[in-house]
RNA sequence: CGCGCCGACCCGCCUAAUCGUCAAUUACGAGCCGGGGACCCAGUGCACAUGUGGGGUGAAUCCGCGAGCCACGGCACGCGGUAGGGCGAUCUUCCCGCCCGAAUCCGUCAGCUAACCCGGUCGGCGGUGCCGGAAGGAGUU
Numbered sequence: 001c002g003c004g005c006c007g008a009c010c011c012g013c014c015u016a017a018u019c020g021u022c023a024a025u026u027a028c029g030a031g032c033c034g035g036g037g038a039c040c041c042a043g044u045g046c047a048c049a050u051g052u053g054g055g056g057u058g059a060a061u062c063c064g065c066g067a068g069c070c071a072c073g074g075c076a077c078g079c080g081g082u083a084g085g086g087c088g089a090u091c092u093u094c095c096c097g098c099c100c101g102a103a104u105c106c107g108u109c110a111g112c113u114a115a116c117c118c119g120g121u122c123g124g125c126g127g128u129g130c131c132g133g134a135a136g137g138a139g140u141u
Stems, first nucleotide, its partner, number of pairs: 010127005018030004031121006041111001053109001054106004062081005068075002084100005091136005
């Protein structure tokens, strides 16, 4: 001097997942988020049975191709695309670019839903850069 790795502060991103009160923990509060739950509406002939049941959170749906195992019911994997979603450092729009397109919960049960009731507030990443470009607006000085 260069490269890589680790840690702290700070800044930023996904997410509801932040802030405050406590020395700290438990806990509590605010904010944000989720679920249950009437009339009306939707649905609905009645009864019974059945199930490859049904339902929720989430952007995370759907399709094609390939190939493996197999008790031929199914299980599990790869590739490509896609409904949809996120980011590019004030905001909106356009362009361009880079990504995600999972997972999990309830347990035979839940449409909407005022009052009311019950919960969550985790976790995972990036960064000192000539930080993508344009237009408009707002704000600050």

Predicted 3D model of a 141-nucleotide RNA (c-di-AMP riboswitch aptamer (ydaO/yuaA leader)) from Micromonospora deserti. The coordinates come from a structure-prediction model, not an experiment, and the mean pLDDT is 78. Its Rfam family is "c-di-AMP riboswitch aptamer (ydaO/yuaA leader)". A reference for the family is Barrick et al. (2004), "New RNA motifs suggest an expanded scope for riboswitches in bacterial genetic control", Proc Natl Acad Sci U S A.